[in-house]
Molecule: transfer RNA
Organism: Acidobacteriota bacterium
RNA sequence: AGGCGCGUAGCUCAGGGGGAGAGCGCUACGUUGACAUCGUAGAGGUCGUCGGUUCAAAACCGACCGCGCCUACCA
Numbered sequence: 001a002g003g004c005g006c007g008u009a010g011c012u013c014a015g016g017g018g019g020a021g022a023g024c025g026c027u028a029c030g031u032u033g034a035c036a037u038c039g040u041a042g043a044g045g046u047c048g049u050c051g052g053u054u055c056a057a058a059a060c061c062g063a064c065c066g067c068g069c070c071u072a073c074c075a
Stems, first nucleotide, its partner, number of pairs: 001071007010024004018055001026042005048064005
């Protein structure tokens, strides 16, 4: 330098045009003498950035940024 994949909640990830979600974690309440477990409820997100397409974009397209893998070059 080129190719491929990935970027969504604190962590691991799902969702691939019209509800932003799951598990774990966190908070409160219940249960207990207390803790844990369990149950119920809740908080937490500019969906990497910018632009485009569209009536409508987390999703489709382009550029850029970051991470990983591969190839090439140099030494």